[in-house]
RNA sequence: AAUACCCUUCGGGGUGAGGUGUAAUUCCUCGAUCGGUGAUGAAAGCCCACGCGUCCCCGCUAAAAAGCGGGAGCUGAACUGGUGGAAUUCCAGUGCCGACGGUUAAAGUCCGGAAGAAAGAAGGGAAAA
Repeated sequence: AAUACCCUUCGGGGUGAGGUGUAAUUCCUCGAUCGGUGAUGAAAGCCCACGCGUCCCCGCUAAAAAGCGGGAGCUGAACUGGUGGAAUUCCAGUGCCGACGGUUAAAGUCCGGAAGAAAGAAGGGAAAA
């Protein structure tokens, strides 16, 4: 010096009114609202990547269940104009998207796994070379 490694803390937001109906915060009408992490010539839900979610395989714990570790796959959505050296990121306009399980009836916004986990962020410690 701070990069291996170790520890601690942090690490997801959001729906109203009316209608139909036995039943809907799930359908229909009108209106509203939300946006994890890193990167990118300049700030991003919809550019790139990651996490999350889901499925499969392998290993370990004698078996099962379950858990942990590893690997592979799948996984949504944006255009136009303006400014500028530079922006699908800013400004203007018009759009679009949203895991799984549950539910007297189909959910981005209700309930649940989850007072969980992770991408990662901050702080502290720290060897060899």